[in-house]
Molecule: transfer RNA
Organism: Elusimicrobiota bacterium
RNA sequence: GCGGGUGUAGUACAAUGGCAGUAUGGCUGCUUCCCAAGCAGCAGACGUGGGUUCGAUUCCCAUCAUCCGCU
Numbered sequence: 001g002c003g004g005g006u007g008u009a010g011u012a013c014a015a016u017g018g019c020a021g022u023a024u025g026g027c028u029g030c031u032u033c034c035c036a037a038g039c040a041g042c043a044g045a046c047g048u049g050g051g052u053u054c055g056a057u058u059c060c061c062a063u064c065a066u067c068c069g070c071u
Base pairs, nucleotide, nucleotide: 001070002069003068004067005066006065007064010024011023012022013021018054026042027041028040029039030038047063048062049061050060051059
């Protein structure tokens, strides 16, 4: 330099052109003499920019980060 893959809560992963979920972690409350465990609730994320579309996390392009291969 070329080609390909992956980017989503603190962490590990889903999902789908029409409200973005799960587990764990965090906070609050209940329970308990206390702690742990358990139960209920709350907050928290689609790498960035542009395009298509009534509507984009999803499709397209570029770019950034990372991984793999070739040279």